[in-house]
Predicted 3D model of a 72-nucleotide RNA (transfer RNA) from Hippoglossus stenolepis.
Its Rfam family is "tRNA". The family's RNA type in Rfam is transfer RNA.
The sequence is in RNAcentral, with records from ENA.
């Protein structure tokens, strides 16, 4: 220098253009001599950023950033 992926809850990851979800984790409750384990509730992300496109963007298109992989 070139090419590919990837960026969303505290953490792994679903989400195929219509008001963003699961698992653990975490809070309150039930249960228990205490705790676990269950079982019931709940809180918690304006989706890395900036623009474009559309009535309408996490999603589609560009720039930049940041991390892995691969060439040279």
């Nucleotide at each position: 220098g070139g090419g590919g992926g990837c960026g969303g809850a505290g953490c792994u990851c679903a989400g195929c253009g219509g008001u963003g979800g699961a698992g653990c984790a975490u809070u309150u409750g039930a249960c228990u001599g205490c705790a676990g384990a269950u079982c019931a509730a709940g809180a918690g992300g304006u989706c890395c950023u900036c623009a474009g496109u559309u009535c309408a963007a996490a999603u589609c298109u560009g720039g930049g950033c940041g991390c892995c992989c691969c060439c040279u």